[in-house]
Context: one part of a larger RNA
RNA sequence: CUGGGCGUAAAGGGUGCGUAGGCGGCUCUUUAAGUGGGGUGUGAAAUCCCUGGGCUCAACCCAGGAACUGCACUCAAACUGGAGAGCUAGAGUGCAGGAGAGGAAAGCGGAAUUCCCAGUGUAGCGGUGAAAUGCGUAGAGAUUGGGAGGAACACCAGUGGCGAAGGCGGCUUUCUGGACUGUAACUGACGCUGAGGCACGAAAGCGUGGGGAGCAAACAGGAUUAGAUACCCUGGUAGUCCACGCUGUAAACGAUGGGUACUAGGUGUAGGGGCGAAGCCCUCUGUGCCGCAGCUAACGCAUUAAGUACCCCGCCUGGGGAGUACGGUCGCAAGAUUAAAACUC
Numbered sequence: 001c002u003g004g005g006c007g008u009a010a011a012g013g014g015u016g017c018g019u020a021g022g023c024g025g026c027u028c029u030u031u032a033a034g035u036g037g038g039g040u041g042u043g044a045a046a047u048c049c050c051u052g053g054g055c056u057c058a059a060c061c062c063a064g065g066a067a068c069u070g071c072a073c074u075c076a077a078a079c080u081g082g083a084g085a086g087c088u089a090g091a092g093u094g095c096a097g098g099a100g101a102g103g104a105a106a107g108c109g110g111a112a113u114u115c116c117c118a119g120u121g122u123a124g125c126g127g128u129g130a131a132a133u134g135c136g137u138a139g140a141g142a143u144u145g146g147g148a149g150g151a152a153c154a155c156c157a158g159u160g161g162c163g164a165a166g167g168c169g170g171c172u173u174u175c176u177g178g179a180c181u182g183u184a185a186c187u188g189a190c191g192c193u194g195a196g197g198c199a200c201g202a203a204a205g206c207g208u209g210g211g212g213a214g215c216a217a218a219c220a221g222g223a224u225u226a227g228a229u230a231c232c233c234u235g236g237u238a239g240u241c242c243a244c245g246c247u248g249u250a251a252a253c254g255a256u257g258g259g260u261a262c263u264a265g266g267u268g269u270a271g272g273g274g275c276g277a278a279g280c281c282c283u284c285u286g287u288g289c290c291g292c293a294g295c296u297a298a299c300g301c302a303u304u305a306a307g308u309a310c311c312c313c314g315c316c317u318g319g320g321g322a323g324u325a326c327g328g329u330c331g332c333a334a335g336a337u338u339a340a341a342a343c344u345c
Base pairs, nucleotide, nucleotide: 003317004316005315006314007299008298012313014200015199016198017197021193022192023191025087026086027085028084029083030082031081033080034079035076036075038074039073040072041071042070049065050064051063052062053061054060090190091187092186093185094183095182096181097180102176103175104174105173106172107171108170109153114148115147116146117145118144119143120142124135125134161168162167205246206245207244208243209242210241214240215239219235220234221233222232257312258311259310260309261308262307265290266289267288268287269286270285271284272283273282274281275279294301295300318345319344320343327338328337329336330335
């Protein structure tokens, strides 16, 4: 480069916004760059190819043909592109609605754990497979009252909801993003994707300053065991929490990139709408299960596709070496990212 692929065999970027680029709705007019047609001119000769011929053959040489896949001129205008005019089915705006743990900040609440103070009260408590370490006559555990403080929000709760993903769950207020339904007033292709780029990004970790109830790496002790740097128990520091800054990873998973269109149904569920009411009714958006055609190596997928197609991006190319070394970039560091080869099977 060409091809075949990417749910589980190697392979979808963690997620979004968006630059360049690629791709792009309907109608009319025009242009003629792409595209197509015949013709004309040119495309030196030699070489290559075909046919025939000449050196005894061959190499070599000669003649004819074909070819020289190109360029220019000319013609066409369906398709792609360019220009102009218009349209509303894509996209967006307006208006009217209801739903939601979507985000940020402030305030508030109750249950529980722990600690402190006081009362009652006496010998145990705790823990385990069994124990022991531990706590307790300096009064524990239990129980009653009061107080402090931190963290998390039982029931509601639901293959329920919201968010691009990470993720989001007590209540109230303020600020704020998005989606959905209905309508069809407005704009008139304004669209899709997206190399670079920018932003967001669980947990752990890092920096500075707070905070610290419970839990708990490390650590200490007690057990277990042949040993036990573990599993079990008693303690316990970072951390977990808050503010600001960094890190930028994950089984960041649906192990399934995004968009558009098309291709039997059935049955739940969430939020809307329609038919004056009714209904085993219709409809839109989401979220599940089952299942036809089709697909698949099978498992399975199946209008939420892994089916049928098109557009754009990312990625794979035998196992190990190795997501490593070196170099570059980023980072305070930890490290992240980009990413080989020798060798070997």
The part of an RNA shown here (small-subunit ribosomal RNA, central domain) has 345 nucleotides and comes from Caloramator sp. mosi_1.
Its Rfam family is "Bacterial small subunit ribosomal RNA". Its Rfam clan is "SSU clan".